[in-house]
RNA sequence: GCCUCGGUGGCUUAGAGGUAGAGCGUCUGACUUGUAAUCAGGCGGCCGGGGGUUCAAAUCCCCCCCGAGGCUCCA
Numbered sequence: 001g002c003c004u005c006g007g008u009g010g011c012u013u014a015g016a017g018g019u020a021g022a023g024c025g026u027c028u029g030a031c032u033u034g035u036a037a038u039c040a041g042g043c044g045g046c047c048g049g050g051g052g053u054u055c056a057a058a059u060c061c062c063c064c065c066c067g068a069g070g071c072u073c074c075a
Stems, first nucleotide, its partner, number of pairs: 001071007010024004018055001025043006048064005
């Protein structure tokens, strides 16, 4: 330098055009003598950044940043 994959709540991750879901976590409550476990409910992300296409974009296109893996003939 080139190619591929990825960047979504605190963490791990789903979502392939119609206004983002799960598990863990955390908070509250129930249960318990108490804790844990279990159960119920709540909280929390605007999707790495910018631009474009579209009535509508996390999803498509372009540029850039970050991470992982691979390639690197000739000179």
Molecule: transfer RNA
Organism: Candidatus Heimdallarchaeaceae archaeon